Predicted 3D model of a 501-nucleotide part of an RNA (small-subunit ribosomal RNA, 5' domain) from an uncultured bacterium.
Rfam family: Bacterial small subunit ribosomal RNA. Its family is annotated with structural constituent of ribosome and ribosome in the Gene Ontology.
[in-house]
Context: one part of a larger RNA
């Protein structure tokens, strides 16, 4: 000088940040992804007309609208939230490169949208404590077939130009291979294909910890030839063949650790350091492992194993806060089971609009930083008090009383936003802010005073009791233990202790 701090003492107020660094230990509860009826089948409730019965206001049909849970289908759900256990690695960070790759949604442009068919949830019935299961109907933008298809894609053959290098353009021939409808008729959709935006996969140079009391290491292991598999190169995988690959420029091994933009220090090289915001990674009770799907090996999806909890009708069965509140445990230490979707940004819908613990915002916390106060001018007969004395005085001290006059802050009382771009809509919030009253009123400590180090006296103690960061005080005149009283310092805060320059 600096902290995501803590502990002691003290404590008015505003604003802007921060806030389990320890057990990636276990979690009660609510909430954190749904949204389309303009894909679809059914359809409860409720309204409104008609008509029958008829007990005069109820029941029953039919037509109109409304359309709620729960399903089937599309799209989200692989974002966005959060943790740093692994990770020493092309994981990160820079600069290259893909003649070795994809790429839902949205942007431009060309072509198309023709045909047929089988199914299954919703539901019904049965069984079950349930989780379910079984048997029977049905619908579509859901599932399967055909037909076409310039251009796509495979194979062949020709083939400039670039370039290290063609498997590319570009021609010919032959093959493969698509689609779904709604609908207020104004669009929305749906397929094939070219590009564009934007993201993401692989490869490489170069960098950035420690340890030789680790010196050898490795059989898929280097390398090639099929073949497989992948979006896509590749021992990626597997079958043969060869015997090779890294290694004191530190392999292999152990040890610790997300990495970077940054932050701290420092005149700078350079040391430390990765919290908060931002980027990229790796993770989701531990270990596997695939499936949907443009995109996942998937925190709030699936399936197996393991531990731990929880239900049972004993036959089975459910769960995973390292989401946001909160429990309990560990600790020296770390918040509210708050408001709103009004902004901004997502997701779904043509839209209205739902959803949204992301995010606005509000609550605790002197955790840090930044501001303001806590009075202001005058006042000596330097009262009293306490302290000391050489008893003459000195010091606290203009400091109080006491006068004036201020009101930031306080209390009370009026008035009241911006943020919301055409309308409408404000959680924050009767805040912020403006204005009136009213009184000096509500508002100071904490540490130090032997040198280092800014600032001294008396008393009490008597190598005791105690202080101490270092040198070192204390054994009877202690400026250095303790109490006063005095000065120093910083000030809503002072110290003390960890750590780092």
């Nucleotide at each position: 000088g600096a902290u995501g701090a803590a502990c002691g003492c003290u404590a008015g107020c505003a604003g802007a940040a921060u806030g389990c660094u320890u057990a990636a230990c276990a979690c009660a509860u609510g909430c954190a992804a749904g949204u389309c009826g303009a894909a679809c089948g059914a359809g409860a409730u409720u309204u409104u007309u008609a008509g029958u019965g008829c007990u005069u206001g109820c029941a029953c049909u039919a037509a109109a609208a409304u359309g709620a849970a729960a399903g089937u289908g599309g799209c989200a759900a692989a974002c966005g939230g959060g943790c740093g256990a692994g990770u020493a690695a092309c994981a990160c960070g820079u600069g290259u490169u893909u003649a070795a790759c994809c790429u839902a949604c949205c942007u431009u442009g060309g072509a198309g949208u023709a045909a047929a068919g089988c199914a299954u949830a919703a539901c019904u019935a049965u069984g079950g404590a349930g989780a379910c299961a079984u048997a029977g109907c049905u619908a579509a933008u859901u599932c399967u077939u055909u037909a076409u298809a310039c251009g796509a894609c495979c194979u062949a053959u020709a083939g400039a130009a670039u370039g290290a290098a063609a498997a590319u353009a570009u021609a010919u021939a032959g093959g493969u291979g698509a689609a779904a409808g709604g609908u207020u008729u104004a669009c929305c959709g749906c397929u094939c294909u070219a590009a564009g935006a934007a993201g993401g996969g692989g490869a490489c140079g170069c960098g950035g910890c420690c340890u030789a009391u680790c010196a050898g290491g490795u059989a898929g292991u280097u390398g090639g030839u099929a073949a497989g598999g992948u979006a896509a190169c590749g021992g990626c995988u597997u079958a043969c063949c060869a015997a090779g690959c890294c290694u004191a420029u530190g392999a292999c091994g152990g040890g610790u650790a997300g990495c970077c933009g940054g932050u701290c220090u420092g005149a700078g090289a350079g040391g430390a350091u990765g919290u908060c915001c931002g980027g990229c990674c790796g993770c989701a009770a531990u270990g596997g492992g695939a499936c949907u799907g443009a995109g996942a090996c998937a925190c709030g999806g699936c399936c197996c194993a393991u531990a731990c909890u929880c239900c049972u009708a004993c036959g089975g069965g459910a769960g995973g806060c390292a989401g946001c509140a909160g429990u309990g445990g560990g600790g020296a230490a770390u918040c509210u089971u708050g408001c709103a979707c009004a902004a901004u940004g997502g997701g779904c819908g043509a839209a209205a609009g739902c959803c949204u613990g992301a995010u606005g915002c509000a609550g605790c916390a002197a955790u840090u930083c930044u501001g303001c106060g806590u009075g202001a001018a005058g006042g000596a007969u330097g009262a009293a008090g306490c302290a000391u004395u050489a008893u003459g005085g000195u010091g606290u001290g203009u400091a109080a009383a006491c006068u004036u006059c201020u009101u930031u802050u306080c209390u009370g009382g009026g008035g009241g936003a911006c943020g919301a771009a055409g309308a409408a809509u404000g959680a924050c919030g009767g805040u912020a802010c403006c204005u009136c009253a009213g009184g000096a009123a509500u508002a100071a400590g904490g540490g130090a005073c032997g040198g280092c180090u800014a600032a001294c006296u008396a008393c009490g103690u008597g190598c005791c009791a105690g202080c101490a960061g270092c040198c070192g005080c204390g054994g009877u005149a202690a400026u250095a233990c303790g109490u006063a009283g005095g000065u120093c310092u910083c000030a809503a805060g002072c110290g003390u202790u960890a750590u780092c320059c």